[in-house]
RNA sequence: AUUAUGUAAUCGCUUAAUCUAUAAAGAGCGGAGGAACCAUUUUUUUGGGGUGAAUUUAAUAUAAACUAGCAUUUAUGUUAAUAGGGUUAACUUUUUUGAUCCGAAUCCGACAGCUAACUUCGUCAGCGUUAAAAAGGAGACCA
Repeated sequence: AUUAUGUAAUCGCUUAAUCUAUAAAGAGCGGAGGAACCAUUUUUUUGGGGUGAAUUUAAUAUAAACUAGCAUUUAUGUUAAUAGGGUUAACUUUUUUGAUCCGAAUCCGACAGCUAACUUCGUCAGCGUUAAAAAGGAGACCA
């Protein structure tokens, strides 16, 4: 000097998931149920619905059903895309350019359109970024 690992603090990122207080809790943020009016003229096992960006499509492998066989259908996995969503913008903004990542999971339990009043629930978890242009701000230094 470089690489890897661990610990502590500060800062930053995804997310509603932060702050205050501490006896119980409160504020902020986020979600659900729930009139009139409006909407739906429905669509009820082809079940239906919610949170969330997380939907949709194709190919292929395995298993099952069916078949004389091929084909077809369903389920799971893999691959490639995709509606859509983040980071790089460590001041903010942009249908800007480029790079890069995600495109899951789970809940209700026969049941819910919107929805004022009202009722009710959550406030976890996981990580470590820095390439440009333009516009608008903020701060510091000097005179």
Description:
This is a predicted structure of a 143-nucleotide RNA (c-di-AMP riboswitch aptamer (ydaO/yuaA leader)) from Orenia marismortui. Its Rfam family is "c-di-AMP riboswitch aptamer (ydaO/yuaA leader)". Rfam's curators write: This family represents a conserved RNA structure found upstream of the ydaO and yuaA genes in Bacillus subtilis and related genes in other bacteria. The ydaO/yuaA element is thought to act as a genetic 'off' switch for the ydaO and yuaA genes in its native state. It is believed that the element may be triggered during osmotic shock leading to activation of ydaO, a predicted amino acid transporter gene, and members of the yuaA-yubG operon which code for KtrA and KtrB K+ transporters. The sequence is in RNAcentral, with records from Rfam.